Predicted 3D model of a 356-nucleotide RNA (Bacterial RNase P class A) from a Lachnospiraceae bacterium. Lineage of the source: Bacteria > Bacillota > Clostridia > Lachnospirales > Lachnospiraceae. It is recorded under the gene name rnpB. Model confidence (mean pLDDT): 75 of 100. It matches the Rfam family "Bacterial RNase P class A". About the family: Ribonuclease P (RNase P) is a ubiquitous endoribonuclease, found in archaea, bacteria and eukarya as well as chloroplasts and mitochondria. Rfam classes the family as a ribozyme.
RNA sequence: UAAGUAAGAUAAAUAAUCGCGGCUGCAUUUGCAGGUGAGGAAAGUCCGGGCUUCACAGGGCAGGAUGCCGGAUAACGUCCGGUGGAGGCGACUCCAAGGCUAGUGCAACAGAAAUAUACCGCCAUCAGGAGGGACAGGUUCUUUCCCGUUUGGUAAGGGUGGAAAGGCAGCUUAAGAGACUACCGUUCGUCCGGUAACGGGCGAAGCCAUGUAAACCCCAUCCGAAGCAAGACCAAGCAGAAAGCUAUAGGCCGGCCCGGUCUGCUUUCAGGUAGGUCGCUUGAUGCGGCUGGUAACAGCCGUACUAGAUAGAUGAUUAUUCACGACAUAACCCGGCUUAUCGUUUUGCUUACACU
Numbered sequence: 001u002a003a004g005u006a007a008g009a010u011a012a013a014u015a016a017u018c019g020c021g022g023c024u025g026c027a028u029u030u031g032c033a034g035g036u037g038a039g040g041a042a043a044g045u046c047c048g049g050g051c052u053u054c055a056c057a058g059g060g061c062a063g064g065a066u067g068c069c070g071g072a073u074a075a076c077g078u079c080c081g082g083u084g085g086a087g088g089c090g091a092c093u094c095c096a097a098g099g100c101u102a103g104u105g106c107a108a109c110a111g112a113a114a115u116a117u118a119c120c121g122c123c124a125u126c127a128g129g130a131g132g133g134a135c136a137g138g139u140u141c142u143u144u145c146c147c148g149u150u151u152g153g154u155a156a157g158g159g160u161g162g163a164a165a166g167g168c169a170g171c172u173u174a175a176g177a178g179a180c181u182a183c184c185g186u187u188c189g190u191c192c193g194g195u196a197a198c199g200g201g202c203g204a205a206g207c208c209a210u211g212u213a214a215a216c217c218c219c220a221u222c223c224g225a226a227g228c229a230a231g232a233c234c235a236a237g238c239a240g241a242a243a244g245c246u247a248u249a250g251g252c253c254g255g256c257c258c259g260g261u262c263u264g265c266u267u268u269c270a271g272g273u274a275g276g277u278c279g280c281u282u283g284a285u286g287c288g289g290c291u292g293g294u295a296a297c298a299g300c301c302g303u304a305c306u307a308g309a310u311a312g313a314u315g316a317u318u319a320u321u322c323a324c325g326a327c328a329u330a331a332c333c334c335g336g337c338u339u340a341u342c343g344u345u346u347u348g349c350u351u352a353c354a355c356u
Base pairs, nucleotide, nucleotide: 001352002351003350004349005348006347007346008345009344010343012321013320014319015318016317017316018315020037021036023034024033025032026031039327043338044337046336047335048334049333050332051227052226053225054224058258059257060256061255063223064222065221066220067219068082069081070080071079072078083097084095085094086093087092098218099217103216104215105212106211107210119158120157121154122153123152124151128147129146130144131143132142133141134140166184167183169181170180185207186205187204188203189202190201191200192199193198231278232277233276234275240269241268242267243266244265245264249263250262251261252260253259285304286303287302288301289300290299291298292297322325
């Protein structure tokens, strides 16, 4: 200098004029003054909660979620650290990461064969053939790293395939082969390190040996439901009728059963209301410092109160600057995850080149 990688900041700025919502104070003819007023994702509604009601609150089945180990947290499917695996020269990134020896399934096509083989091939070889030799003149004898339709051995080599009885180098063999040996792998035992996942050493055994659980399933842990249009209060207004069940009944408790609780409930027709207040922003809060911890985070001290709308407030104009402004606007509130995104900028680390 260039390229990368990880963690952050910012989200056009300044000035003037006019116009909006809410709070506080003063006033009481609608005014004055002061402070304040939309994001890093407010988006998605994907998880977890706070809060409210069912409700006095349980057991089981079914259902759902998570899935290596340890920690953080109100909690989580989130985050931090580590182990194992995969990718990358590397800094780093990613993982739906328990179990196929509980059981049941599936594996198209190709291939001879996919929970287990023999297509090609290799070796031996009957009958027979070919060549050579001998005796002899006959379908006689013998021999050959020769061929070989029969029979037997083989699972090394080749082909098909994602995968073919563990891999690789040798010994043995008619030819091979864990048949045997060394190394690796697998399983078991033992020792050491680590809280653990796991890692390392030593030894033994020729040793079940394909994949798939994001297939059914098994194992471990966890899980009430509905939701601020929840719910509470005030005001106003009307009008009930019919039928059914009726304590051995009916309603309620996410589905079912048990159990519990209440005394009314269900269906049809016909009316009234749609207003106001609260909930509604002081909170598992923000910022700064110190201490502990590798970190997530926790504790202590200090400091700030900064949207609460309800047909819905942030706007308009002018001037200047520059990085020329993207994705995009709160509705009960928080902690995360995911998605979208114009630029500018800070720091750590990695690689390459050059100079000293």